Description:
The RNA shown here (small-subunit ribosomal RNA) has 1528 nucleotides and comes from a Bacteroidota bacterium. Its mean pLDDT, the model's own confidence on a scale to 100, is 82. The RNAcentral record of the sequence draws on ENA and SILVA. It matches the Rfam family "Bacterial small subunit ribosomal RNA". Rfam links the family to the GO terms structural constituent of ribosome and ribosome. The source organism's lineage runs through Bacteria, Pseudomonadati and Bacteroidota.
RNA sequence: ACAACGGAGAGUUUGAUCCUGGCUCAGGAUGAACGCUAGCGGGAGGCCUAAUACAUGCAAGUCGAACGGUAACAGGGGUAGCAAUACCUGCUGACGAGUGGCGCACGGGUGCGUAACACGUACACAAUCUGCCUUAUACUGGGGCAUACCCUCGGGAAACUGAGAAUAAUUCCCCAUAACAUAUUGAAAAGGCAUCUUUUUAAUAUUAAAACUCCGGUGGUAUAAGAUGAGUGUGCGUCUGAUUAGCUAGUUGGUGAGGUAACGGCUCACCAAGCCGACGAUCGGUAGCUGGUCUGAGAGGACGAUCAGCCACACGGGCACUGAGACACGGGCCCGACUCCUACGGGAGGCAGCAGUAGGGAAUAUUGGACAAUGGAGGCAACUCUGAUCCAGCCAUCCCGCGUGAAGGAUUAAGGCCCUCUGGGUUGUAAACUUCUUUUCUCUGGGAAUAAAAAGUGGGAUUCAUCCCGCCUUGAAGGUACCAGAGGAAUAAGCACCGGCUAACUCCGUGCCAGCAGCCGCGGUAAUACGGAGGGUGCAAGCGUUAUCCGGAUUCACUGGGUUUAAAGGGUGCGUAGGUGGCUUUGUAAGUCAGUGGUGAAAUGCCGGAGCUCAACUCCGGAACUGCCAUUGAUACUGCUUAGCUUGAAUCACGUCGAGGUGGAUGGAAUAUUACAUGUAGCGGUGAAAUGCUUAGAUAUGUAAUAGAACACCGAUUGCGAAGGCAGUUCACUAGGCGUGUAUUGACACUGAGGCACGAAAGCGUGGGGAUCAAACAGGAUUAGAUACCCUGGUAGUCCACGCCCUAAACGAUGUAAACUCGACAUUAGCGAUAUACUGUUAGUGUCCAAGCGAAAGCGUUAAGUUUACCACCUGGGAAGUACGUCCGCAAGGAUGAAACUCAAAGGAAUUGGCGGGGGUCCGCACAAGCGGUGGAGCAUGUGGUUUAAUUCGAUGAUACGCGAGGAACCUUACCUAGGCUAGAAUGUAGUUUGACCGAUCCUGAAAGGGGUUUUUGUAGCAAUACACAGAUUACAAGGUGCUGCAUGGUUGUCGUCAGCUCGUGCCGUGAGGUGUUGGGUUAAGUCCCGCAACGAGCGCAACCCCUAUCUUUAGUUGCCAGCGAGUAAUGUCGGGGACUCUAAAGAGACUGCCUGUGUAAACAGAGAGGAAGGAGGGGAUGACGUCAAAUCAUCAUGGCCUUUAUGCCUAGGGCUACACACGUGCUACAAUGGUAGGGACAAAGAGCAGCCAACUGGCGACAGUGGAGCGAAUCCCAAAAACCCCGUCUCAGUUCGGAUUGAAGUCUGCAACUCGACUUCAUGAAGCUGGAAUCGCUAGUAAUCGCAGAUCAGCAACGCUGCGGUGAAUACGUUCCCGGACCUUGCACACACCGCCCGUCAAGCCAUGGAAGUUGGGUGUACCUUAAGACGAUAACCGCAAGGAGUUGUCCAAGGUAAAACCAGUAACUGGGGCUAAGUCGUAACAAGGUAGCCGUAUCGGAAGGUGCGGCUGGAAUAUCUCCUUU
Repeated sequence: ACAACGGAGAGUUUGAUCCUGGCUCAGGAUGAACGCUAGCGGGAGGCCUAAUACAUGCAAGUCGAACGGUAACAGGGGUAGCAAUACCUGCUGACGAGUGGCGCACGGGUGCGUAACACGUACACAAUCUGCCUUAUACUGGGGCAUACCCUCGGGAAACUGAGAAUAAUUCCCCAUAACAUAUUGAAAAGGCAUCUUUUUAAUAUUAAAACUCCGGUGGUAUAAGAUGAGUGUGCGUCUGAUUAGCUAGUUGGUGAGGUAACGGCUCACCAAGCCGACGAUCGGUAGCUGGUCUGAGAGGACGAUCAGCCACACGGGCACUGAGACACGGGCCCGACUCCUACGGGAGGCAGCAGUAGGGAAUAUUGGACAAUGGAGGCAACUCUGAUCCAGCCAUCCCGCGUGAAGGAUUAAGGCCCUCUGGGUUGUAAACUUCUUUUCUCUGGGAAUAAAAAGUGGGAUUCAUCCCGCCUUGAAGGUACCAGAGGAAUAAGCACCGGCUAACUCCGUGCCAGCAGCCGCGGUAAUACGGAGGGUGCAAGCGUUAUCCGGAUUCACUGGGUUUAAAGGGUGCGUAGGUGGCUUUGUAAGUCAGUGGUGAAAUGCCGGAGCUCAACUCCGGAACUGCCAUUGAUACUGCUUAGCUUGAAUCACGUCGAGGUGGAUGGAAUAUUACAUGUAGCGGUGAAAUGCUUAGAUAUGUAAUAGAACACCGAUUGCGAAGGCAGUUCACUAGGCGUGUAUUGACACUGAGGCACGAAAGCGUGGGGAUCAAACAGGAUUAGAUACCCUGGUAGUCCACGCCCUAAACGAUGUAAACUCGACAUUAGCGAUAUACUGUUAGUGUCCAAGCGAAAGCGUUAAGUUUACCACCUGGGAAGUACGUCCGCAAGGAUGAAACUCAAAGGAAUUGGCGGGGGUCCGCACAAGCGGUGGAGCAUGUGGUUUAAUUCGAUGAUACGCGAGGAACCUUACCUAGGCUAGAAUGUAGUUUGACCGAUCCUGAAAGGGGUUUUUGUAGCAAUACACAGAUUACAAGGUGCUGCAUGGUUGUCGUCAGCUCGUGCCGUGAGGUGUUGGGUUAAGUCCCGCAACGAGCGCAACCCCUAUCUUUAGUUGCCAGCGAGUAAUGUCGGGGACUCUAAAGAGACUGCCUGUGUAAACAGAGAGGAAGGAGGGGAUGACGUCAAAUCAUCAUGGCCUUUAUGCCUAGGGCUACACACGUGCUACAAUGGUAGGGACAAAGAGCAGCCAACUGGCGACAGUGGAGCGAAUCCCAAAAACCCCGUCUCAGUUCGGAUUGAAGUCUGCAACUCGACUUCAUGAAGCUGGAAUCGCUAGUAAUCGCAGAUCAGCAACGCUGCGGUGAAUACGUUCCCGGACCUUGCACACACCGCCCGUCAAGCCAUGGAAGUUGGGUGUACCUUAAGACGAUAACCGCAAGGAGUUGUCCAAGGUAAAACCAGUAACUGGGGCUAAGUCGUAACAAGGUAGCCGUAUCGGAAGGUGCGGCUGGAAUAUCUCCUUU
């Protein structure tokens, strides 16, 4: 600086991700409506529905300067009369009705019809008309007949009308004149556009007129031209359905005639047989078109109110008349429907003009004013008319503007609300209060422009048309806008929303209820989502909602999309139309490009400016109107055209290849059957069986024969074919590919809607054939059932010929053709060179990869890459490939192919998990190998159930059940019954009061409690009083084992002492995520090593801690006693001692450190060495990220809720101990490896003062007594250890086993042993003789077995629990299986995660829909009948001098009627499927190998999902083998 001013997204499929894809939202708009609310002004707009019906008024008249005239009004004149007044007079102004002229075809309304030359745009008329207006030329002479009004007489209720008589005109007629007018016939010239046109000229014929006058003129007639308006034709544009494919008989054309202003089948006669149509005719549906309006970045999409242009219509239909113009909104005739009047005989009417009414509807205004302005009609004019128009009224319907105050003002008031509540926050400078302003409002006063002009009048100029100047008259809106003054904050704020999208948060109420919701979704007791409140946000005289349109939506994609797997490539080819098309060249100029001209109405929109105080609004100017037409030029490209070319394509020659096709011939193996033979008892079949076959001789074996079907090996990721598909051998016929060539033609090509042909399997028809196999079917099994999987049979079919069918996961889920774009390897068929190797090249078939593409998986010269041409197909899921219609088929069925309704998803690829009746590897007392138990008995204990006034509560698979409880007679105690208390049973603070407190005692009562009696005043101070303590009382804080463990903290169980769980940085991936952590080894271990796009780190593992096994050092009492001494009946009893044991502190020791072997290493192995101990020496404590809404509100704490003369507290008694039964955990046993009697031996670890208790005495004993030694404990005591050993006895039995149960007598604890304690003695002496299915524990000092101690505790239901030691085994081949777990991998439709998901019938409710005997309605066409008004013909009689008319008659035709069909719509007994609906029934088809892999087509069967047969697909897992590829 030319140009350009313009484009935003979000929510929702998932555990998460990317993509596809729909649904929804945010924006703008409206002739709107509804809800709540409402101060003012300006500008706009206002029946979208019933083109339904209309009461009433108004909306088209005017001219006396065309006429006869005079009904009304006014004036004048005359007569009569005093006057009032009456009468006469068209004389004047004027004028009812009438004749005549012009207008009424404009203006105004509506959108029914119309898909059409209706409209828009651009042309054309050489095929036309045009009143009033303008220009030009010429003329305007003479005559005549009627008729209305009026008058007279009639008809009729009325509307209206008949007859007679008289009369005028710018009414009508005749004559004259007349052409550059018209018609006919000629001549010449020029031009064009086919018919032709124009000009000049000649002859003949025909045709005009109206007057009025103020004398200026205004009119009239003819012709020509203009302008305006109208008519006609043509190109292009102009909705939807093909489930409407053929349509047409004046139809298409011609000749002639008629008709029209004019062309034309516009009409008619004749002739010909055409015309239109997939570039969508015809038919159906819908609709006035346009300028424009709304939206959009645009391209587009939707719409066509107001304003403007055109069209159509005027109660429905038809028709003409008049006229310049109509087939006429406020004219006529006829038919019809409807309404009104009526004297019943007849008449009248048409608001889709302005108001208004009824009706319909969600919904749309006043029966207003004025012609002042603008415009229109008539008129010379004045003027009249004008619901056009200009104004006003109503309505927030829209747009625009203004206001509802401004400044100051903190005690941050009160009130409200919230909270962590003596307080804080918020409402909020908000209010009050002070000062100020006055738009708006009220009152008062003033007060427009719009009036330009015209008329009138005066003057002037003049081309005599007119123009200029002065004066005067005329305003509906309107006393309005506007201006001034006064008053006073005075008169004026609502609506919606506040989970996300989307700006804005808390409390209360409610409790999947009530309700909300545009989408996702909220609500089941702590709801920012419901309702209310406080607060906030947004907009504001409005705000929301609803409806509709565009946008967002690139979600129909021209701009600007796709089709392997998401929706989508036709099953395949040939080929018509069409579309597209190689290289060079000639011409042309249709497309294309550029210039110019015309047009593209105005308004609108944009830009600039102007006027209303601004704006909306209005005005002026400009650009624009992207279009169409014409013309001039350019010629690269496309088209057409000319001449060539060879590379595309085809042909030819020579080779070559193959399961290519059709027909014939032929071969062996197998199978079945038949015959014979051998031979004997089974065969066959399965997971196991059975059905079946077999002593009438099967199966097996051998020989022979017959039949049909299929072709082992070769054989392969091989080959051929368009696809389907094709396989023994051979012959005949036939098609094709490929290679080579100095051959031929010369673009002949590509694609291909319709069309034609081919098209697996199944199936159908006819006729054959029938060995095998095998739907259906039958039987046997399996099973809860088994219409299946398995077995035995078995028919269609499987095979052939001919004819149909025409579909498949007909798949590479990938249309055909062409070009281009790195490579590697393998392989098939050729060709070239060379010595086989190897290499080059062409055409195929495959695998891997680069770039690139893709949502990813993947594709990758055989593209899903980069491009070109053409075809096909898709547009959310379901309903549904269904219904209806049509076409095809013998049928089965195929092709084409919807909608209502319903959902917010359906889907693709990939990720992380989880899961699998998937795979691999590994571990664990997981199995196996063993030992001992449980399950049977009795008892104990816990639980369930039942019972009860109560049997308090919790724990419930593993992970509840000798658990909370490590100890329920009262207490505990939470439960029940009964009696009591109410600021309460406890504690604190403050106030008041009484008094010491304490204590003693009486009555009542079951006790608690209630009621009394009595004693006593502490410390300091004289006292008042103060302090301390206690009681009572008041106030504030109570209390609750009531609910919610799904509101929580804390604690705990379990997976699991399993080896895992993560992070930082980097890298990979669009991303979720991956990598690391996988792999190869190894380990108890993510333990370690090696490798590796990873490198490191954290929580876990291990180690560090404790106990224990060995030793050393230190220390030596209460422990110990070897040596020395003393002493006793005896004892470490004493002196001493530290050696030993022991005690308790510190150390040492074990690390695969050493050796050998294997191994790269880590590590592993070894009856290795050494060592007390060897590979983690044994045991304990220690529990990652997390899971189970796991357990616990009854340990404790705690939010919320509930309760307050009770769900709190006290007390007595009862209950938790019940008992037909079921289960868990234990004890004791069933005996001789034992019981019993006597004797004898050896521990560890603990406890002890309201305690342990020696010794002594008594008692058979539990225990008691003396009051007692010792001990707060390495000193004393509990305390006896038991199994064991020795010696007797019992002798296999319900026993000398076993001890339950019961009786009697006792002991002890304790206020108290009845419910309900333990123990002792005597007596009693139950079941039980080793335990079904099933199931538990344990791998060494372990199991088993034996006793001891402790906690709790007055005592004890303890056989429990927690510790302690004594004695002391067996077995492990091994990992197939069961269970649990870890890692890797695979599939998945699961993610609440397999206790998942999910399919179909049936039953119930609701909804829409298909069929259907029928029935009802609608529009349209056809045929026939009849035919009004009218038009066009014919016509002698009647009228008229005539022109002509009446009448009669023919044709056409609206409406009507009849008939048979078709189409569309409504409804319907019954009937079909479909959709939807927290918890219905039956099964379990699919998703994992889904338990029979699934699916597709077809046939068949079955309650249902479904099963089976045949063929096909991988969108199937796993395993094995083979082959190929990549890397080394």